[in-house]
Description
Predicted 3D model of a 155-nucleotide RNA (FMN riboswitch aptamer (RFN element)) from a Bacillota bacterium. The sequence was found by an Rfam model in a public genome assembly. The organism belongs to Bacillota, within Bacteria. Rfam family: FMN riboswitch aptamer (RFN element). Rfam links the family to the GO term FMN binding.
RNA sequence: GUAAACCUUCGGGGCGUGGUGAGGGACAGAAUCGUGUCCCAAUUCCCGACCGGCGGUCAUCUCCCCCGGCAUGGGGGAGCAGCCCGCGAGCCGCAAGGCAGGAGUCCGGUGAGAGUCCGGCGCCGACAGUACAGUCUGGAUGAGAGAAGGUGACG
Numbered sequence: 001g002u003a004a005a006c007c008u009u010c011g012g013g014g015c016g017u018g019g020u021g022a023g024g025g026a027c028a029g030a031a032u033c034g035u036g037u038c039c040c041a042a043u044u045c046c047c048g049a050c051c052g053g054c055g056g057u058c059a060u061c062u063c064c065c066c067c068g069g070c071a072u073g074g075g076g077g078a079g080c081a082g083c084c085c086g087c088g089a090g091c092c093g094c095a096a097g098g099c100a101g102g103a104g105u106c107c108g109g110u111g112a113g114a115g116u117c118c119g120g121c122g123c124c125g126a127c128a129g130u131a132c133a134g135u136c137u138g139g140a141u142g143a144g145a146g147a148a149g150g151u152g153a154c155g
Stems, first nucleotide, its partner, number of pairs: 001154001005151006015048002018046002023040006029033001049135002051125002053087004061079007081105001082123002090099003104121001106120004127138003
């Protein structure tokens, strides 16, 4: 340094003192009510806000290192995508398979070059519960894409 194999650890973020009021309750009245007043009541509706698992790709850019004739130069490494490619948990199905992000490769800028940078606008988000949920509660002290470290025949 290292094949198979094994072990250990790690491995998901996010709501409001806003509005409405389904529904519930208290009191009054003779009332069980198509009554009145008041209170409670949605992280689900409306408004506004916020969030982004893992691997790949990632010019430029950012950071670091090296070379240098010190030039606005050259080389190397690392980092950067929810909606580009793929994976994962969840749901349906005996299975094949399907659903679940089947959501932008939109517009502008910089640049020799951008799908990933910067700015703008837009869009997406399993299942169960409940007033209809990406953000609450639950399956879950679970599972997991994978990440890091260790052991390791042998060299």